Annotation
c-di-GMP-I riboswitch aptamer from Candidatus Brocadia sp., 105 nucleotides, folded computationally. The model forms 95% of the base pairs in the Rfam consensus. The source organism's lineage runs through Bacteria, Planctomycetota, Candidatus Brocadiia, Candidatus Brocadiales and Candidatus Brocadia. The sequence was found by an Rfam model in a public genome assembly.
[in-house]
RNA sequence: UUACGACAAAGGCAAACCCUGAGUGAUCAGGGGGCGCAAAGUAAAGGGUCUUUAAACUAUUUUCCUGCAAACGCAGGAAAAUAGAAAGAUAGCCUUACUGCCAAA
Repeated sequence: UUACGACAAAGGCAAACCCUGAGUGAUCAGGGGGCGCAAAGUAAAGGGUCUUUAAACUAUUUUCCUGCAAACGCAGGAAAAUAGAAAGAUAGCCUUACUGCCAAA
């Protein structure tokens, strides 16, 4: 110096939960608290998850109605759900980028 990360030392951060405040919400900020963390430091670029969206649009599925049909089905319409879409949240979900304390085998 690089990699790794110890029942090391010195410090650091702080989940759930409680109180106060902000937000429609996910969630965030401050105080208490301490499950954990060697990047649990910073950044929403990619993926994941979550939240919001009055109305409208597209796709799929289901149900109902109407018409056609011998039947299988076909066409049109309505409603609901899901997805797309838009705007956000999360760095203590993963990847990525940047920075950083210590120092034994």